[in-house]
Small-subunit ribosomal RNA, 5' domain from an uncultured bacterium, 517 nucleotides, folded computationally.
Rfam family: Bacterial small subunit ribosomal RNA.
Its mean pLDDT, the model's own confidence on a scale to 100, is 85.

Context: one part of a larger RNA
């Protein structure tokens, strides 16, 4: 000099844009943070409407089966010096939704929630009987392909839902057709995923020897896979001064700061990849998990009890308390991107997007412009002449950015769904797809922006001034009280200490610590 997730001090107008517990992975009150789907199913409280009083039509909330989704998204940086992460490469793997192919979609059956009754418990939660649906579970059929094989053979699959309708059959329920969504099975992409290796990735030898499943074999086990992974069994290897072992100290990178580079320090915020989710350890469902807002156990700590026993886990988004020199709002909205589900319409999203508060950072604008010497008045010096603040102020003459008022006003909005057309499927002018064209839809919002109106009106301060180092004088003080980054200044004429006048630098910010180069 350059930087900073900074903090203190004095001081402070606006705006854009950006960041904002670096310290207790410390403990949490209280709200929300992951749901959906009636176009899979049974089945309803309830409302309007008609009634022949027997019910029929419409809407329709919660609870339950059963599907997808809770393995993304969001936080944190404790562990980890390791195939963790970076680079580059490899083979023995899987991969829900999505594409595209290819073949099917046939006939059966017992169940278990809801539901009822009846009973235990403070309670959280259950028990025991009877009833019942399915795209919920189980066989049987059938196998182009698929698995397995001793090549003789053997084995395995499924579900049905919606909208439309002209013939023709009907028990008047529907069959049928016909569009669409789906299920099976299997080939192939594609997207994510696991797994192996080469290099490369802090310190310390005041750590020098360290390993028994350890190193390697064959043979069983297991995995989606390759393998001591795992076990039997045999054999005795296997690493190391090219730093193993053992101690500390740390997430890794893309990048960020200086730096002419070489390097050096660092890894906030964004983006990638790993790790963890009160703390240890386990497994279950599943395309994925050994799972933050899921299960068992165990343990710390909270809190309810009718003492029998229950109940939670902010390192999600606000917010509380404690640490700390220090870090914000218990805010709006799904308009936009995006993500879940669902045929769609939508619902759900503290993901995002906005608003709030901080001069924490960069950056941009402003606090008037011009002209104005009687060199006013007060102040400070003074050699008592004057000098200086000083065009500085008032005077006069403009202007109005920004603040304030007030009116207008883009864009962020494209779907989707609705209304009219135009093709395609089709037996159909239905219904679906595609598609052209109109309406519909905005948290921010009192938006940006642009006009108006008034008046110069609201709006400048911090450090410094011995030398380093831009800028000097009086006065108080008297080795005192202080001052300091080095060098040093004060002990009666201190340009170093305080105050004043003037001055230098920077400026909505100055200055001062603390850290890096």
């Nucleotide at each position: 000099g350059a930087u900073u997730g900074a903090a203190c001090g004095c001081u402070g107008g606006c705006g854009g844009u950006a960041u904002g517990c670096u310290u207790a992975a410390c403990a949490c009150a209280u709200g929300c943070a992951a749901g959906u789907c009636g176009a899979a199913c049974g089945g309803u409280a309830g409302a309007u409407a008609c009634u022949u009083c027997g019910g029929u039509a419409u809407c329709g909330a919660g609870a339950g089966u059963g599907g997808c989704g809770g393995a993304c998204g969001g936080g944190u940086g404790a562990g980890u010096a390791a195939c963790g992460c970076g680079u580059a490469g490899g083979a023995a793997u899987c991969u829900g939704c999505c594409u595209a192919g290819u073949a099917g979609u046939g006939g059966g059956g017992g169940a278990c929630a809801a539901c009822g009754u009846g009973u235990g418990g403070a309670a959280a939660c259950g028990c025991a009987c009877g009833c019942u649906a399915a795209u919920a579970c189980c066989g049987c059929a059938u196998a182009c392909g698929c698995c397995c094989u001793a090549c003789g053979g053997g084995g395995g699959a499924a579900a049905g839902g919606a909208g439309g309708g002209g013939a023709u059959c009907u028990u008047c329920g529907g069959a049928c057709c016909u569009u669409u969504c789906g299920c099976u099975a299997u080939u192939a992409g594609a997207u994510g995923a696991g797994c192996c290796u080469g290099c490369g990735u802090a310190g310390g030898a005041u750590u020098a020897g360290c390993u028994a499943g350890u190193u390697g074999g064959u043979g069983g086990g297991g995995u989606a896979a390759a393998g001591g992974c795992u076990c039997a069994c045999c054999a005795a290897g296997g690493c190391g001064a090219c730093g193993a072992u053992c101690c500390u100290u740390a997430g890794c990178u893309g990048g960020u700061c200086u730096g002419a580079g070489a390097g050096g320090a660092c890894g906030a915020u964004c983006a990638g990849c790993c790790a963890c989710a009160c703390u240890g350890g386990g497994a279950c469902u599943g395309a994925g998990a050994c799972a933050c807002g899921g299960c068992c156990c165990a343990g710390a700590c909270u809190c309810c009890u009718a003492c029998g026993g229950g109940a939670g886990g902010c390192a999600g988004c606000a917010g509380u308390g404690g640490g700390g020199a220090a870090u914000a709002u218990u805010g709006g909205a799904c308009a936009a991107u995006g993500g879940g589900c669902g045929a769609a319409a939508g619902c759900c999203u503290g993901a995002u997007c906005c608003a709030g508060c901080a001069a924490u950072a960069c950056c941009g604008c402003g606090u008037g412009u011009g002209u104005g010497a009687a060199g006013a008045a007060g102040g400070c010096c003074u050699g008592a002449g004057g000098g200086u603040u000083g065009u500085a102020a008032a005077g006069c003459a403009c202007u109005c950015u920004c603040a304030a008022u007030a009116g207008g006003g883009a864009g962020g909005a494209a779907u989707a769904c609705c209304c009219a057309g135009u093709a395609g499927c089709u037996a159909a002018u239905a219904c679906c797809u595609a598609u052209u064209g109109g309406a519909c839809u905005g948290a921010c919002a009192u938006u940006a922006c642009c006009u108006a109106u008034a008046g110069a009106a609201g709006a400048a301060g911090c450090a410094c001034c011995g030398g380093c180092u831009a800028a000097c004088u009086c006065c108080g003080u008297g080795c005192c009280a202080g001052c300091a980054g080095c060098c040093g200044c004060g002990g009666u004429a201190a340009u170093a200490c305080g105050g004043a006048g003037g001055g230098u630098g920077c400026g909505a910010g100055c200055g001062u610590u603390a850290a890096u180069c």